[in-house]
RNA sequence: UGAUGUAAAUCGCAAAACUAAAGUGAUUUAGUGACGCAAAGCUAAAGGGCCUUUAUGAGGUAGCCAGUUGCCAUU
Repeated sequence: UGAUGUAAAUCGCAAAACUAAAGUGAUUUAGUGACGCAAAGCUAAAGGGCCUUUAUGAGGUAGCCAGUUGCCAUU
């Protein structure tokens, strides 16, 4: 550096639902919560897909695929 992986160890994130707030909306933020995740870290006109809308403009989704960075172990 590449590949593979959670068997071991150290860690991490947080689905749905409920409550409050923001937004026309998709949805977002915080709290509770834990379905799951080996990147469920980051990246959204400028990779694709999907969703919203006051619609040809603007917005959302990374836990859809993708790009990119990284811990540990094995090789």